[in-house]
RNA sequence: GCGCACGUGGCGGAACUGGUAUACGCGUACGUCUCAGAAGCGUAUGGAGCAAUCCUUGGAGGUUCAAGUCCUCUCGUGCGCA
Numbered sequence: 001g002c003g004c005a006c007g008u009g010g011c012g013g014a015a016c017u018g019g020u021a022u023a024c025g026c027g028u029a030c031g032u033c034u035c036a037g038a039a040g041c042g043u044a045u046g047g048a049g050c051a052a053u054c055c056u057u058g059g060a061g062g063u064u065c066a067a068g069u070c071c072u073c074u075c076g077u078g079c080g081c082a
Base pairs, nucleotide, nucleotide: 001081002080003079004078005077006076007075010026011025012024019065027045028044029043030042031041032040046055047054048053058074059073060072061071062070
């Protein structure tokens, strides 16, 4: 230099026909249980805000009624080729 794959809440990781973004697990908070703790169980849990509401799939554009998903450029990581 060329080609391919990947990038999503605090972490891992789903959402593949374009149709509620964050299922599920971990973690965390509170509660329960215990003499106390661990484990278990229950509820909640992306971010900002008092709230209404707004924002969010590495970044920037585009297509579309609608984009994590399709197209273009770009950044990063990994692999392959020369």
The RNA shown here (transfer RNA) has 82 nucleotides and comes from a Minisyncoccota bacterium. Rfam family: tRNA. By type it is a transfer RNA. The prediction has a mean pLDDT of 81. NCBI's taxonomy places the organism under Bacteria, Bacillati, Minisyncoccota. The sequence is in RNAcentral, with records from ENA.